[in-house]
């Protein structure tokens, strides 16, 4: 430099045009002799810019970052 794959809550994974969801973690509450166990609840994210569309995590484009391959 070229080719392919990937980037979503703190972490791991869904959603593949139509309200971004789950688990764990954190926080609050309940329970309890106590609790790190159990139960209930709340908060929290689409790498950046532009385009297509009534509507974009999803499609197109440029860039950034990570992984693999070629030279």
């Nucleotide at each position: 430099u070229c080719c392919g794959g990937g980037g979503u809550c703190g972490u791991c994974c869904a959603a593949c045009g139509g309200c971004a969801g789950g688990a764990c973690a954190c926080c609050g509450g309940c329970c309890u002799u106590u609790g790190g166990a159990g139960c209930c609840g709340a908060g929290g994210a689409u790498g950046a810019g532009g385009g297509u569309u009534c509507g974009a995590u999803u499609c197109c484009u440029u860039c950034c970052c990570c992984c693999g391959g070629a030279a």
Overview: Transfer RNA from an Acidimicrobiales bacterium, 71 nucleotides, folded computationally. Rfam family: tRNA. The family's RNA type in Rfam is transfer RNA. Gene Ontology term of the family: triplet codon-amino acid adaptor activity. Its mean pLDDT, the model's own confidence on a scale to 100, is 80. Taxonomically the source falls in Acidimicrobiales (Bacteria, Bacillati, Actinomycetota, Acidimicrobiia). The RNAcentral record of the sequence draws on ENA and MGnify.